[in-house]
Source information
This is a predicted structure of a 114-nucleotide RNA (SAM riboswitch aptamer (S box leader)) from a Fidelibacterota bacterium.
RNA sequence: AUUUUAUCCAGAAAGGUGGAGGGAUCAGGCCCUGUGAAACCUUAGCAACCUAAUUUGCGCAACGCAACUUAAGGUGCUAAUUCCUGCCUCGUAAAAUGCGAGGAUAGAUGAGAG
Numbered sequence: 001a002u003u004u005u006a007u008c009c010a011g012a013a014a015g016g017u018g019g020a021g022g023g024a025u026c027a028g029g030c031c032c033u034g035u036g037a038a039a040c041c042u043u044a045g046c047a048a049c050c051u052a053a054u055u056u057g058c059g060c061a062a063c064g065c066a067a068c069u070u071a072a073g074g075u076g077c078u079a080a081u082u083c084c085u086g087c088c089u090c091g092u093a094a095a096a097u098g099c100g101a102g103g104a105u106a107g108a109u110g111a112g113a114g
Base pairs, nucleotide, nucleotide: 002113003112004111005110006109007108008107013043014042015041016040017039021032022031023030026086027085028084029083044078045077046076049074050073051072052070053069055067056066057065058064082106087103088102089101090100091099092098
């Protein structure tokens, strides 16, 4: 590379460097951006996936399983639902458009396999 699985309507920004783009990709839309984009750095924060620790329950026991809590370690994240739509099914509708619900695909992140 690829693959398995869980989650994705919640949450959380300041400063420095930088100097024109950015919101994954393609299309359409809609946004952010010289009152400073991307990227990098520093500090701060959010969250609770993994590790760790506390407490409780189950259990003869193993700390084996479950739940709560903490936030020390490993990641991650800090505009807008993964910004919205796109493909399929269903409901509504005479139909188109539209609206609503569910799913698929793709993507992101964690943990594992490789």

The sequence was found by an Rfam model in a public genome assembly. The source organism's lineage runs through Bacteria, Pseudomonadati and Fidelibacterota.